Predicted 3D model of a 391-nucleotide part of an RNA (large-subunit ribosomal RNA, domain III) from a fermentation metagenome. Model confidence (mean pLDDT): 82 of 100.
Context: one part of a larger RNA
RNA sequence: GAGUAGCGAGAAGGCAGGUGAGAAUCCUGCCCGCCGAAAGCCUAAGGAUUCCUGAGGAAGGUUCGUCCGCUCAGGGUAAGCCGGGGACUAAGCCGAGGCCGAAAGGCGUAGGCGAUGUACAACUGGUUGAUAUUCCAGUGCCACCAUCGAGCCGUUAAAAGCGAAGGGGUGACGCAGAAGGGUAAGUCAUCACACGACUGGAAGUGUGUCCAAGCGAGUAGGGUGCUUACUAGGUAAAUCCGGUAAGCGAGAGCCUGAGACGUGAUGGGGAGCGGGAUAAUCCCCGCGAAGAGACUGACCCCAUGCUGCCAAGAAAAGCCUCUAGUGAGGCUGGUUGGUGCCCGUACUACAAACCGACACAGGUAGGCGAGGAGAGAAUCCUAAGGCGCGC
Numbered sequence: 001g002a003g004u005a006g007c008g009a010g011a012a013g014g015c016a017g018g019u020g021a022g023a024a025u026c027c028u029g030c031c032c033g034c035c036g037a038a039a040g041c042c043u044a045a046g047g048a049u050u051c052c053u054g055a056g057g058a059a060g061g062u063u064c065g066u067c068c069g070c071u072c073a074g075g076g077u078a079a080g081c082c083g084g085g086g087a088c089u090a091a092g093c094c095g096a097g098g099c100c101g102a103a104a105g106g107c108g109u110a111g112g113c114g115a116u117g118u119a120c121a122a123c124u125g126g127u128u129g130a131u132a133u134u135c136c137a138g139u140g141c142c143a144c145c146a147u148c149g150a151g152c153c154g155u156u157a158a159a160a161g162c163g164a165a166g167g168g169g170u171g172a173c174g175c176a177g178a179a180g181g182g183u184a185a186g187u188c189a190u191c192a193c194a195c196g197a198c199u200g201g202a203a204g205u206g207u208g209u210c211c212a213a214g215c216g217a218g219u220a221g222g223g224u225g226c227u228u229a230c231u232a233g234g235u236a237a238a239u240c241c242g243g244u245a246a247g248c249g250a251g252a253g254c255c256u257g258a259g260a261c262g263u264g265a266u267g268g269g270g271a272g273c274g275g276g277a278u279a280a281u282c283c284c285c286g287c288g289a290a291g292a293g294a295c296u297g298a299c300c301c302c303a304u305g306c307u308g309c310c311a312a313g314a315a316a317a318g319c320c321u322c323u324a325g326u327g328a329g330g331c332u333g334g335u336u337g338g339u340g341c342c343c344g345u346a347c348u349a350c351a352a353a354c355c356g357a358c359a360c361a362g363g364u365a366g367g368c369g370a371g372g373a374g375a376g377a378a379u380c381c382u383a384a385g386g387c388g389c390g391c
Stems, first nucleotide, its partner, number of pairs: 013031006032388004040368003046348002050346001051075006060068002080141002082344004087118002092113003098107003122139005142340005148334001150332004161326002166322005174309004180302003185296004191208005210268002214263003221256004225248007233241002272287005310313001354363002370382004
């Protein structure tokens, strides 16, 4: 220079009470304003204690500060069923031997690693200052072991059962389009409770009008020929798959399949009421009403479905089946009891906690995403919820 520029979105604050040495800035209440396909909620990555409680105010906070994502101390993350590992493979990577290469090393078989994919068993409610599909309550489910009784098959070959690192099927997949059946969700009505202008009613207003997995039966719908005999193929074998032939044939049968219904539920939740406590409508304890229906209606489910098309759209485990093999006791369904490993789990997550040197108008994958008007997730106003952007 200069007490100058600036104090980081034009969503906006006001009043009262409290605390305190001190209050525009902290806490509480009332009013006002802003977002509402978000400026709300869940979650991946990243961050790594920022979470909660108590205390503090030097510094950080563009002002202030009694406050904080700051400082100090203490506390907090609970799983057979959520995610990952103990299962599988993709691109890619590693790679015994091997091939190549002055060396370092490169490539690569067997084999392995590797999710963004496949497989695989849990829901509802309650609870903390801070965790919850993890704790608690209720109701389930999965795997394995044992137990008890039941049914059935078999015990030496015409052998029950088990059963491949082998065979076959399935797993198993593109794009576009259309229609249907549902559910979530919403709206209206109904019903219940509360309020209802001095009082009693009423008109009316406000709030609520709910509930899962699992189990039972198998619906709307979708798919599919079946049986028998033979069989030079499927690296051995096969009753399996493939091939051939005959018979019978669909409105059947079989496979699949949302939802609804019943149960779960004599339970939970529930507006409200009563009591306690309080600064308080927050909090604690107890009691606890209503819940028939109609309409709208998804991008979710049936559905990896159906129809069409050409550019013809992963793999392996798993599962089913077939034998090879093994084999004297075993299988099926049920009762009762037991066992159930390791890691993650706090908090943030369109952001003051991540990437941007900053408490930075930028950037950041996925899911949910209500009402009125509207074609609509546009736009405007609002709900739940969250904020008024630290002079």
Rfam family: Bacterial large subunit ribosomal RNA.